[in-house]
Context: one part of a larger RNA
Parts: sequence; C1' cells; structure tokens
RNA sequence: GCCAGGGAGUUUUUUGAUAUGGCGAGGCUAAUCUUUAAUUAAGAGUAACCGAAGCGAAAGCAAGUUGGAAACAGCGAAAUAGUCAUAUCGGAAAGACCUGAAGCCGGGUGAUCUAUUCAUGAGUAAGAUGAAGUCUCCCGAAAGGGGGAUGGAGGUCUGAACUAGUGUUACGUACAUAUACUUGGAUGACUUGUGAAUAGGGGUGAAAAGCCUAUCUAACUCGGCGAUGGCUGGUUCCUGCUGAAAUAUGCCUUCGUAUAGUCGUGUUUAGUUUGCCGGCGGUGUAAAGUACGGAUAAAAUUCGCAGAGUCUAAGGACUUCGGGAUUUUUUCCAACUCAGAAUCUGCCGGCUGCGUAAAACAUGAAACAGGGGCGGUGCGUAAGGUAUCGUUCCGAAAGGGGAAUAACCCAGACCAAAGUUAAGGUCCCUAAAUUUAUGCUAAGUGUAUCAAAAGGUGUCUUGAACCUGAGACAGUGGGGAUGUAAGCUCAGAAGCAGCUAUCAUUUAAAGAAAGCGUAACAGCUCACCCAUCGAGGCUCAGGGCCCUGAAAAUGGACGGGGCUAAGCAUAAUACCGAGACUUUGGCAGCGCUCAUUUGAGCGUUUGAGUAAGCAGGCGUGUUUAUUGCGCAGAAGCUUUUUCGAGAGAAAGAGUGGAGCGAUAAGCAAUGAGAAUCCUGGC
Repeated sequence: GCCAGGGAGUUUUUUGAUAUGGCGAGGCUAAUCUUUAAUUAAGAGUAACCGAAGCGAAAGCAAGUUGGAAACAGCGAAAUAGUCAUAUCGGAAAGACCUGAAGCCGGGUGAUCUAUUCAUGAGUAAGAUGAAGUCUCCCGAAAGGGGGAUGGAGGUCUGAACUAGUGUUACGUACAUAUACUUGGAUGACUUGUGAAUAGGGGUGAAAAGCCUAUCUAACUCGGCGAUGGCUGGUUCCUGCUGAAAUAUGCCUUCGUAUAGUCGUGUUUAGUUUGCCGGCGGUGUAAAGUACGGAUAAAAUUCGCAGAGUCUAAGGACUUCGGGAUUUUUUCCAACUCAGAAUCUGCCGGCUGCGUAAAACAUGAAACAGGGGCGGUGCGUAAGGUAUCGUUCCGAAAGGGGAAUAACCCAGACCAAAGUUAAGGUCCCUAAAUUUAUGCUAAGUGUAUCAAAAGGUGUCUUGAACCUGAGACAGUGGGGAUGUAAGCUCAGAAGCAGCUAUCAUUUAAAGAAAGCGUAACAGCUCACCCAUCGAGGCUCAGGGCCCUGAAAAUGGACGGGGCUAAGCAUAAUACCGAGACUUUGGCAGCGCUCAUUUGAGCGUUUGAGUAAGCAGGCGUGUUUAUUGCGCAGAAGCUUUUUCGAGAGAAAGAGUGGAGCGAUAAGCAAUGAGAAUCCUGGC
C1' cells in the first nucleotide's frame, strides 16, 4: 500500500412539542397482595401526582383577590379539557456520537545502567629527566659556597596496555551512538573486579538542571479514569420537497456562545404589494453659493494703537514698517449653508403583479472566519491593501464564450428527441463569410486585455488667416549705398564691449544694423530690392491612424500557425453557436374538481443547490402469528437476462451439498471508503 473482518447519536430518569389511541371534569396508578401456563399474564390496590380557581409574603378571602382612605392599578374569572400510554423530534442530569492530550493525585517497583560513598581484591611495557639525603675534592676563621660521584623524589616528561572521547560536522543507523584517521591522561584528585548503602519533590552531583535501567525542569508502573479538551480528525442505504448565514447586540468576548435577523415544518387567520402614475409630506447630499462661521489675495477708508522707527529736555508728536476695524473686489471649505436637485422614503387613492407567495403562534435548526465585480466614502505613495455603505454574483450554480481561468459576458440544468437563437464568432488547427461597401494604417502597429508626461517636416483629414500670373514660396545671379568712423565713452570703440539717440539723403532697395569676425579696421552673411524661374505657397487651430519615449534576468509567445488583412473605423447581409427559447412525448411535486382503497381529469403552475429542516421508502439480524420451498438439490459462490427513478428485487445456467423463505405486526449491538482508525492476511 491493497484486501477481509471490526468500527461512532445509545440507555435510564425527567421535561416540552407533535402524532395516534383509551377514558373524560376527570385521568392514572406506585409499592404491595392474590391467582396463573410463574423473568409471563390477569385481577385487586387512588397513597401520591396532574387537571377542574384564583389572589396574597402570610393569616386569609374567593370569581374574585392584593395594594390603597378612595379614585384607581396589578394578577385572575366571565369562549371549561384534561389525563394516561406508545412513537418521533428537541431540552436537562448522567462518560452521553466516536477517537485523541500535555498534565494532577494516591499506592507500589527500581542504584544489574549511571552518580557518590563504604568494605575487600586486582592492574599500571619501556625510555627520559635527575629533588632531598650520603660520600669525596676545592675555597673559607666561620657561616656557607662550588665541583665530581652516589642516590632515585615528582597530582614531572615521551610513550604501550588501560582509560578518555578533541577534530574531521569523514563515514554510519546496521533491533538505537558504531567505524576510520587524528587526539588528552597514563604512580594518580589514577583505572578496574566483586559485595554493599542512599529512592521520586526524593537521592546523588569537582554543578552540565547532569545522572537515577535506551525514560528526567521531577523515573517507571498500577489505580482515580471513559480526567478534561469552546481544539483536530472521523461519523456507514435511497429518493422527493423547501432552502440559509458569514450581520446587529451582550459576554475575561474575538476559531466559542445567547438573543434578534435569515431558513425548514405544522396549525390558524386573513388577501397581500413587485412595479408605474397621481395627491399630501420628510430629507440637506451632488452641483452650486457666500446670507452666517472659518480661511484666502489685493485695494480703499479709518483708528496712534501692543510693538518698531524718527523727532523732542520731558510730556508728547509723527510714520510709506507693523496691528485693529469697516467697505469693495479675488479664491475656497468633511467638521459653512441664504437657497438646493436627481435619488431614497412615510401615508392615501388608482392601475398592475402574485396566487397562498402574507401575518401570528408553536416547534426544529444551521450560522454569527466570508469573498469578487460595479457605484459611493475614510485611511494609505500604493497594493490581489484595509475599514464601511448600496447592489449583484461566487459561496451553495452546472451549461456556452473568454486559449487555460470561484465570482467578466450569455444563461439558471426533471428526462428524451428535433428545431431556433444569446454571448461570442465564421483563413487553417476548429462548427460557420478567404462576404459586400467606403476609408485609414506600413509600424507585423495590430490581430480581447499591458502604459504616461513630452515630442514628430510619418501620413490622412477639418477649419481659419495671409501671400500669389501686377509672378507668390524655395533655389540661382546681382545689389545691399551716402552724410558717417552718428554722439558719448575709451589706449582703440569705425553697424556689431558699453551708454544715449535711432535722424536724414540717394534710391528698385539697403537697419545709425539681426549674426559670424578684427587689437581696432578689414572681411563674410542677413533684413530689404532687382533679375531669372513659372504655380501654388506659408502660418495657426483641431481630428484619425502611426512613430519615439519603452529596461530583467534559460529561448518564447496575438492560444498557435500565420496574416498587409485574416489589422483598425463606419455600415450591411448571410451563417455557425448553449442544457437558454420553441415543438413533441414522458416522469415527479403542488393546487383545484370528481371519486374515495389504489385513482381519473384539469392547470397563463413548479422541477440547480452546500449547511439545515421535513416527507416517503430499500436492505440486515431476531421475535410472534399465518403460510410456503428443499437431496427430483436449501443457503452460499460465479455468471447472464429482466424489472424499478434509486436503495434494491426477480428469473435462467453452472457450482455447492442441508437448510431457507414470503406476508403482517414488533424489537434492535441494523447499512462503511476515509478517523497518521483497530486486528489479521498478502
């Protein structure tokens, strides 16, 4: 891992509702006793309990009573129905659907591991170093010092046995700490054998919360014990009907729970109100405005007025700085509103919708982690962000489209068949147009979705002004002068460093000069004019497509191929395309009518569904009653067919070799795929 078997809402008491039955102003027995076919049944047994009357704390009174002096007020009566049993579904007490802690407490068992201690034994190759002491020589008056021998000390050195376990994070998991290389100690606070001592809030500890039998921040084992768990996981057959919530409020409350809201079921009552219109009302947002409050810029008027400055010996005076007030204009406001929409909403009336969809009561829940789109707000640079309001979808919704893709578009799936469409598409992959018409794009832009400010003499288009056969614009040729080198300044300043002025003349035209240039001149252009040329030119303001702006890590994505349309824009006609819509047949539910035992007919009728509620069935074991099958072949197993919407049922064939059903009514240790489920097999 697979297979087989086992495996989870039970039982008792009590309480509420519903259903059925008995009796009924009553209902019912409990213990116990008697009889019997003796764990059974029948009978006896109203003690208690519930109900029939309430009010009051009570005495008590009573259809009333309590409070009150009373008025009046509270709770009741005046439409009398209960009670017992059984079943189902809830609540409570119990282990209470099953499995699962870490832990707490009590009694015992452990020092064959290990810690420390005690008693008694054992072990320690070899080499090195060479303390004290002793002998001797020398020096010295002595104290003492030095040399040479001898000697053999040491928690001394090197290094086996022995012991330890430093590094390699080599290698290894072998029924759990090994192996290899390397390394520390190795006469010592050394190592070790055997026997003994200390025990769980206790021991032992050269102290690491270490060790106390592979277990230690409190051992192991049995018991309390099915501890407790608002937490995780699991919870077993079918079909039909309806169908949520992820919100508000409270809680030592935030993964929980209670009440309300939402959903189911039953009963009763009764018409309800989705939309539109009209009438009478409510509102203070958007936009806007400045009448109030506040902010804002400028100006005017006024007040010497805190400060500052000037004047004055002081008092004080003055001021274009500063400050206050008023007025006018400017710009604004979530916490401004004189006025004020669209919306939203209350009541009444009409139309419309609906066909029990509504309300009340009783009872059963689930849920109280939500999420996305669109629209409106707060916070945030922003976010697939967060908080909140409305709506819609996912959640709990399948089908078609979007390449794939919970919530985007279309559309809400009872079953079968045929047709028609929606969104979206029609070159090939791939069903359907290489369709029609007119434009645009040259960038593979684009081909559903991926970009801004700012630029573009890319190209198409709209409008306006001006110039233009009296010759425009561009090109080419020529001219571009004189007073004068204007005046000033300056070393110089001559159109062109700077300041001032910017006239006049000759002209077809030519600035006291728009640039380059020189030390200053010179020189080269320009404006302006003529000639040549011969038809449009130039400027501004928009619109369409396009280009630049444009950077991410393996090579690469319009879904792909590919496409110059098979791209973009505006029109048009066909076709494809879903479980949508239509038609036909069938099934089921609900309602009505008729029958009433099943049923028949009708209907502008319904048929997605998680949690959850309700309803009807299938199957297993067993009991009782009735009735059957079986060696001329029961159960079981294999296989084929039929029936049923399904759980399932029946029949045939083979195998098998002795038991097994059907109907009705009960009872339940009653249905397996999951629980790191349990046991076994492979």

Predicted 3D model of a 682-nucleotide part of an RNA (large-subunit ribosomal RNA, domain II) from a Candidatus Nanoarchaeia archaeon. The RNAcentral record of the full RNA draws on ENA. Taxonomically the source falls in Candidatus Nanoarchaeia (Archaea, Nanobdellati, Nanobdellota). It matches the Rfam family "Archaeal large subunit ribosomal RNA". The family is grouped with related families in Rfam's "LSU clan".